[in-house]
Context: one part of a larger RNA
Order: sequence, then C1' cells, then structure tokens
RNA sequence: UUGGGCGUAAAGCGCGAGUAGGAGGUUUGGUAAGUUUGGCGUUAAAUCUCAGGGCUUAACCUUGAGGCCGCGUUGAAUACUGCCAGACUAGAGGGCGCCAGAGGCAAAUGGAACAGCCGGUGUAGGGGUGAAAUCCGUUGAUAUCGGCUGGAACACCAAAGGCGAAGGCAUUUUGCUGGGACGUUCCUGACUCUCAUUCGCUAAAGCGUGGGUAGCAAAAAGGAUUAGAUACCCUUGUAGUCCACGCCCUAAACAAUGUCCGCUAGCUGUCGGGAGUAUCGACCCUCUCGGCGGCGAAGCUAACGCGUUAAGCGGACCGCCUGGGAAGUACGAACGCAAGUUUAAAACUC
Repeated sequence: UUGGGCGUAAAGCGCGAGUAGGAGGUUUGGUAAGUUUGGCGUUAAAUCUCAGGGCUUAACCUUGAGGCCGCGUUGAAUACUGCCAGACUAGAGGGCGCCAGAGGCAAAUGGAACAGCCGGUGUAGGGGUGAAAUCCGUUGAUAUCGGCUGGAACACCAAAGGCGAAGGCAUUUUGCUGGGACGUUCCUGACUCUCAUUCGCUAAAGCGUGGGUAGCAAAAAGGAUUAGAUACCCUUGUAGUCCACGCCCUAAACAAUGUCCGCUAGCUGUCGGGAGUAUCGACCCUCUCGGCGGCGAAGCUAACGCGUUAAGCGGACCGCCUGGGAAGUACGAACGCAAGUUUAAAACUC
C1' cells in the first nucleotide's frame, strides 16, 4: 500500500537475446469500440439532500420533490485513443563508400627473465633477517662464461588512450568471425521501445576426467618473534595457478547510478570520422558527427555532490525498497557430483 522513494540513508536484477503484456511517428478516408451528450426503460421500500407536516422540542415518524450508483435500449458528436483501408519519411533497418580498435575463436611465433641439467673458470662461503636460525655448500656451492631443456607471463610502446552488452580483452604473424563510428540520402516504409515467464553469457575461487607444472603458493612442516603466536618475518612446500573437455553461477559482478527517446549555457583536453580553409603535399586553423575525461550556467540534492556521458526538465516499460536484530537464516521447492546457489518466512526481541 490510490503515497513516497532507489549514487552514498532500505532499494537498479551481473549482463544480454527476447515471448506474453504495456507503450508507440506524420497524414487522408471510413467506423464509432473507448470518450462526450440527449431521449426512453430500469435501478423495490427504507437510507441520503431540500421543502413542508406530526408527536410541547429534538431524536424519531411522515408527505412531496430531488439526488446517487450503475445497467439496458435508441439518437447525436468525432477532438483524442482504438479498429479497418490508403499514403509519407523525420524513428528503425538496409545498400554503397570509407575508418579505427588489447572485440572473439584457432594455429603458429619471438626476446628478456626464471628454473633445472651438462661443460669451463674459480674457492669458501652462500642465502636470509630488525637481528638470527632452520636451509644450501669442499661429493665444489654462491659468482661468472658457454650450451641444452622446460613452463608461465608478455617490460618499453602505455595514455585522463582503444574495443566489448557485461564478465573482460595487451609479444608478433596468419586464417575465420562479431560489433561500431563517419560520409552518402540510394532502398524498405513505423518494420519501433521496454520486457513478467524463458533462454544464453558470466572474474576469481571451487568440482569432475585426462594432461602439464618454471615461478608463485592456501594446506602442511621446520626456524624465528612472543607471556602465548594455531599469525605477521624466514626456509621449504602440496593442491591450485596453465591446457582440453564438462560442471559450478557467485562478487565492493561498482559509476554502489536499469534500458530507450526528446528537451535544457558554455569552456577545455583527448581518441575516431567528415567538410571547409591552407599547402606542391602535410602540419596549422574553423565547423561538424560519434566516444572517453576535467571544470562549470540554470536547475536538482539532506548534504556531499550531479550538471548535454544528469543525480536537471518530461515521456515509455521493467526491476526493487517499506525500522534494527533474528536472517539472506529455517522450512518447502528447483538446480548441482559436491561445495552450495536461487526463491524465502515466522516466533521472539529492541
């Protein structure tokens, strides 16, 4: 609970595709369902309102008129909404031209670093810390040079930068492939927006099977520290981190800000495109479209702040909130191999 809200107080689903539903551009004609209006019928009485009457008043009773809520039927109106038919191009989509990009998938590829192994030089230490010790080393370590092997990640470029719906994406090359901006105004002609249910995607961790394992490193062990030290520090170190396939489906999944459309001062930086200007050509400069940032008019806001990328002014649709705790729990249900996830209370208490 016909209210007010959702950046930070409770509250925007993690993101997308999209069904039902809701909403829907300009214009002509028709219709008259919604809508407006007239007539008639009905809407028992009582109740309600007004005028009058009766109990000494009032309550109460009573007479008349009216009103209320609809419903049916019939006539009229046609601005708006709906429906039917036609037309249009400003929304939307497509064509053509052109452009940028760590967008995705697959295969290949390079150098630095690191580790191990082999060989050379070389000798007593190395490593680690606040200080140490555990640890490594005369079976030759550390250091240094050469060679080989291996796995993972890609310094500089790098940015307030770019791309993607979100999660996210960065060595280089090739193949396949998605989306977008700009220009043209050539085509279609409202084909649109949102979206309950549904479906798909979804970091990290985790799970299953098989592989791989250099470094790092939950667990574990040891050394320290300490009153203790199941920690912080050190030496080791297994899952895991990597690959393939299949699950899981959560997050401070954040811009803590749902999607779409229109309107409302500017200044400035940067990325991509176009036009003009300039030039031999380019840079520069001016304008313009799209993105990403900073600052700010009006306005908004409890304040902080937001401010054409709105949290301003309006419209469409969806989701969500309604004191704290109990609790994102119990129960039930669905899903999952499991871990658990989703949906989701109450008693009681303040």

Predicted 3D model of a 350-nucleotide part of an RNA (small-subunit ribosomal RNA, central domain) from Candidatus Wolfebacteria bacterium CG_4_10_14_0_8_um_filter_37_11. Lineage of the source: Bacteria > Bacteria candidate phyla > Candidatus Wolfeibacteriota. Its mean pLDDT, the model's own confidence on a scale to 100, is 88.